[in-house]
RNA sequence: AACGAUAAUGGCAAACCAUUUGAAAGAAUGGGACGCAAAGUUUCGGGCCUAAGGCUGUUUGCUACCGGUUGCCGGACUGCCGAAA
Numbered sequence: 001a002a003c004g005a006u007a008a009u010g011g012c013a014a015a016c017c018a019u020u021u022g023a024a025a026g027a028a029u030g031g032g033a034c035g036c037a038a039a040g041u042u043u044c045g046g047g048c049c050u051a052a053g054g055c056u057g058u059u060u061g062c063u064a065c066c067g068g069u070u071g072c073c074g075g076a077c078u079g080c081c082g083a084a085a
Stems, first nucleotide, its partner, number of pairs: 003082002011036002016031006034071001040077003044074003047069003053063003
């Protein structure tokens, strides 16, 4: 460097519930653990979700370089530990 244990030390926290927030998707805080070796940071590329506003002109429609999702995938940056191969 790469790799990743039924190792050690620690860490994070899905669903769900409560409160707050938002037009929604979703988010924040607390509880809670399904999982995670980057489930640390970054929306940089793609995907996905929503559609207030805008477009259309009446619709079960379109639209995010004005909203989200990094726990969807990839990239970039940073990082603890060290068995086996």
This is a predicted structure of an 85-nucleotide RNA (c-di-GMP-I-GGC riboswitch aptamer) from a Candidatus Dadabacteria bacterium. The model forms 95% of the base pairs in the Rfam consensus. The source organism's lineage runs through Bacteria, Pseudomonadati, Thermodesulfobacteriota and Candidatus Dadabacteria. The sequence was found by an Rfam model in a public genome assembly.